[in-house]
Context: one part of a larger RNA
RNA sequence: UUGGGUCUAAAACAUCCGUAGCUUGUUUCGUAAGUCUCUUGUGAAAUCUGGCCUCUUAAGGGUCGGGCGUGCAUGAGAUACUGCGGGGCUUGAGACCGGGAGACGUACUGAGUACGAAUAGGGUAGCGGUAAAAUGCGUUGAUCCUAUUCGGACUAACAACAGCGAAGGCACGGUACGAGAACGGAUCUGACAGUGAGGGAUGAAGGCUAGGGGCGCAAAGUGGAUUAGAUACCCAUGUAGUCCUAGCAGUAAACACUGCACACUAAACAUUGGGGCCUCCUCGAGAGGUUUCAGUGCUGUAGCGAAGGCGAAGAGUGUGCUACCUGGGAAGUAUAGUCGCAAGACCGAAACUU
Numbered sequence: 001u002u003g004g005g006u007c008u009a010a011a012a013c014a015u016c017c018g019u020a021g022c023u024u025g026u027u028u029c030g031u032a033a034g035u036c037u038c039u040u041g042u043g044a045a046a047u048c049u050g051g052c053c054u055c056u057u058a059a060g061g062g063u064c065g066g067g068c069g070u071g072c073a074u075g076a077g078a079u080a081c082u083g084c085g086g087g088g089c090u091u092g093a094g095a096c097c098g099g100g101a102g103a104c105g106u107a108c109u110g111a112g113u114a115c116g117a118a119u120a121g122g123g124u125a126g127c128g129g130u131a132a133a134a135u136g137c138g139u140u141g142a143u144c145c146u147a148u149u150c151g152g153a154c155u156a157a158c159a160a161c162a163g164c165g166a167a168g169g170c171a172c173g174g175u176a177c178g179a180g181a182a183c184g185g186a187u188c189u190g191a192c193a194g195u196g197a198g199g200g201a202u203g204a205a206g207g208c209u210a211g212g213g214g215c216g217c218a219a220a221g222u223g224g225a226u227u228a229g230a231u232a233c234c235c236a237u238g239u240a241g242u243c244c245u246a247g248c249a250g251u252a253a254a255c256a257c258u259g260c261a262c263a264c265u266a267a268a269c270a271u272u273g274g275g276g277c278c279u280c281c282u283c284g285a286g287a288g289g290u291u292u293c294a295g296u297g298c299u300g301u302a303g304c305g306a307a308g309g310c311g312a313a314g315a316g317u318g319u320g321c322u323a324c325c326u327g328g329g330a331a332g333u334a335u336a337g338u339c340g341c342a343a344g345a346c347c348g349a350a351a352c353u354u
Base pairs, nucleotide, nucleotide: 004325005324006323007308008307012322014202015201016200017199021195022194023193025089026088027087028086029085030084031083033082034081035078036077037076038075040073041072042071048066049065050064051063052062053061054060092192093189094188095187096185097184098183104178105177106176107175108174109173110172111155112154115151116150117149118148119147120146121145122144126137127136163170164169207248208247209246210245211244212243216242217241221237222236223235224234259321260320261319262318263317264316267299269297270296271295272294273293274292275291276290277289278288279287280286303310304309327354328353329352337346338345339344
C1' cells in the first nucleotide's frame, strides 16, 4: 500500500458547533472537462515472434513482416452517468403559525425538616462509643425535655422500568429573562443539505489562584483500640476540601465500553408527549376504545454474530462522511514541541525483551 476491522479480542475523539475537503433530491436546456468511439502522429535499438536467406549443420548472424511499448498528443464524433453554467419544482432542510409537555439554563426571592451553637427554664449523674473497650464529654451541671434567636448545608415522602438536556448533568415553591425538542397546520424560502481534517465552545469529581463562608461530613494529622506488627479496617477528634463569587485547569469505567446522518426490512406488550376518529359522561384540565407521529423500555421473527447476544433505539440490508486499530511488555514511559501558576494535560517513540 491493498485488504480487513473498531459492544466484550487492538481500535468510536467526553460532547456539540463549524472552516476547508469529500458527498449530495427532482426536472429541463446548454456545454463537452471527466467518460466512450474513430482518425493521424509518436511511442529508439536490442529482446519476443512468423517467413526467407546465410556461416556444410547448430548456437549465431542478416532481412522483411507482426507484436510489445498498457502511454502521450492532434483532429472528428457520442452525451447515458458525473462535472460546469442557465431556468424550474417541492418531497429533504429551514422559516412561520397553533395548543400542549418537561428535575433544560441563568438570576432573584420565599419556605421546610434535620443538624449545630448561644441564651433562658426544668432536671441529676452519668453520657458517648463498641464485638468488647478505651481515648473523649460531664457537678464550672453534661446527656435528656421545653422555648427563643442565630448559622451554614441540604431539599424526605411524591419518585417511576417516568421526564428534560449535545454530553457533563438537572429534583422544595414562586417570579423574571432565555433555549431546545415533539406533535399539528401546509402560509413562505426553494436543495439553502449530510459529515467534518484543522479551529472554537461546553465539560463530573478532585486540584490550583484571589476573596468570602464554614452546620454537618471529612483526605492529611492526633489520640484510643485491634494486632506479632497495624503507617489499615473499628472508635474519638480533626485541617484542607466540600458551599458562594471571579478566574485557571480539561481529565473519568466522561460507559450503552456501541461516531453522525439517510433509506429499507415481522409481530406482541408496557409507558411518556402530541394529533385524528368513535363511545360514555356527573359536561370537568373527565373516563374508555382505536389509529397515527415522536420518545423511553421489555420480549422476539428474518437476518447478523466466534459466542454472549443484537434485533425498526441493529451489532440486519445498503449509501455518504469522519475518527481510530495492526502481537505482549518496555510505555501512555523518554525526548522535542504546544498549553498550564503548579499539579499536570495534549502529541508521542526507540533500544531491548518475549

Description: Model confidence (mean pLDDT): 85 of 100. Predicted 3D model of a 354-nucleotide part of an RNA (small-subunit ribosomal RNA, central domain) from a Candidatus Pacearchaeota archaeon. It matches the Rfam family "Archaeal small subunit ribosomal RNA". Its family is annotated with ribosome and structural constituent of ribosome in the Gene Ontology.